[in-house]
């Protein structure tokens, strides 16, 4: 040089641009139990890599920019 990826602490969804950005773990709180784990209830966590642009309207399209991965030389 050439691809792929980057949304919650973690592993990932997320079309096609438009209702509120979601799920599983994992934290918390509760219930349950003599007690703990399982299981049921709920809550808290997100400048959707950053920065421009198109747009009425961008996590979603573009284009530089960072960072990881892997390929070629």
């Nucleotide at each position: 040089g050439u691809g792929a990826u980057g949304u919650a602490g973690c592993u990932c969804a997320g079309a096609c641009g438009g209702u509120u950005a979601g799920a599983g773990c994992g934290g918390c709180g509760g219930a349950u139990u003599c007690a703990u784990a399982a299981c049921c209830c709920g809550c808290a966590g997100g400048u959707c890599g950053g920065c421009g642009g198109u747009u009425c309207g961008a996590u979603u399209c573009c284009a530089c920019c960072c960072a990881u991965c892997a390929c070629c030389a």